A computed fold for a 382-nucleotide RNA from a Nitriliruptoraceae bacterium, annotated as Bacterial RNase P class A.
The gene name in the source record is rnpB.
The coordinates come from a structure-prediction model, not an experiment, and the mean pLDDT is 78.
The RNAcentral record of the sequence draws on ENA.

RNA sequence: GGAGUCGGCCGGGCGGCCGCGUCCGGUGCGCUGCGUGCGCCCGGGCGAGGAAAGUCCGGACUCCACAGGGCAGGGUGCUGGGUAACGCCCAGGCGUGGUGACACGCGGAAAGCGCAACAGAGAGCAGACCGCCCGCGGGCCUCCGCGUCCGUGGGUAAGGGUGAAACGGUGAGGUAAGAGCUCACCAGCGCGACGGGUGACCGUCGCGGCUAGGCAAGCCCCACCCGGAGCAAGGCCGAGCAGGGACCCGGUGGCCCGCCGAGAUGGUCCCGGGUAGGCCGCUCGAGACGUCGGGUAACCGACGUCCCAGAGAGAUGGUCGCCGACCGCGGCCGGGCAACCGACCGCGGGAACAGGAUCCGGCUUACAGGCCGGCUCCUCCU
Repeated sequence: GGAGUCGGCCGGGCGGCCGCGUCCGGUGCGCUGCGUGCGCCCGGGCGAGGAAAGUCCGGACUCCACAGGGCAGGGUGCUGGGUAACGCCCAGGCGUGGUGACACGCGGAAAGCGCAACAGAGAGCAGACCGCCCGCGGGCCUCCGCGUCCGUGGGUAAGGGUGAAACGGUGAGGUAAGAGCUCACCAGCGCGACGGGUGACCGUCGCGGCUAGGCAAGCCCCACCCGGAGCAAGGCCGAGCAGGGACCCGGUGGCCCGCCGAGAUGGUCCCGGGUAGGCCGCUCGAGACGUCGGGUAACCGACGUCCCAGAGAGAUGGUCGCCGACCGCGGCCGGGCAACCGACCGCGGGAACAGGAUCCGGCUUACAGGCCGGCUCCUCCU
């Protein structure tokens, strides 16, 4: 200098003018049902994000259900740790890929059932299509055999061929030809012992010819976890209309109660449920920042400082000026053999994805323009 890999961070700044939401204050103004209510004005504080998003996981909170146990159903899946919890995070193990930094994957297929296109003779403890070998029958021959050809019955998984996959590899023995059939070595698997590790697992030695295919995101087995609904949860207050009750009326009586009648409309009072509506829930929290300590890390603890939107179908915007990391083009200078690096001048450009709605922890997805750091490989110079 080039190529790459992993992680972290920013994602506009300042000012003027106009404007929005909410809270606090005011000797302000108006309305008024007089309650310190509503509206306006003035001053001040605060006012979106790294993803506020998708609503995919996990929790807090609320209501409902619930003796206990089991079945069914759903989820998760190497090991250890972190956490309120998780399908998240950290560290480790094994496998695969990569020269490497690193990335990706993860229970069980020697419990059982099931499945596998095409090709192929045969696809699960399989299979004789070609080939090889043996027997029998027959044909052929200037050569009668240990020849050759045809048919037929068998043996054979070493070779060919098909396939994503064909039941270890190399060599030797063995055989009619062959074959873990036997042996040596190698690879794998299982069992046992010893050693290391909390563990996944690793190492060494011994034994066994044991050679076992794939799919569990098909059923299944094993271990662990899981009640349901969600802030439109839920609680309090509560008009109007409809509904229910009592009274208001007439007669009898001097009057009241009572009794009888009328009960259509209307009026007054009362009643529970509940609609509109209002209030609470509502934002101080597994909180943010800093320092120190523990831990490889995720994370945890102590101390200090700080308060940081909370609403209603929902406010945080518009415009102008200056700046602006950085980018493009042109010019010029310095360093260097060069690739390239750095400084200066002029002109132009100069934010993307996107916005809370009960609140947190994650994951995933979107994102213009950049910045910083760790590590790896190649090349060159000293």
NCBI's taxonomy places the organism under Bacteria, Bacillati, Nitriliruptoria, Nitriliruptorales, Nitriliruptoraceae. Rfam family: Bacterial RNase P class A. The family's RNA type in Rfam is ribozyme.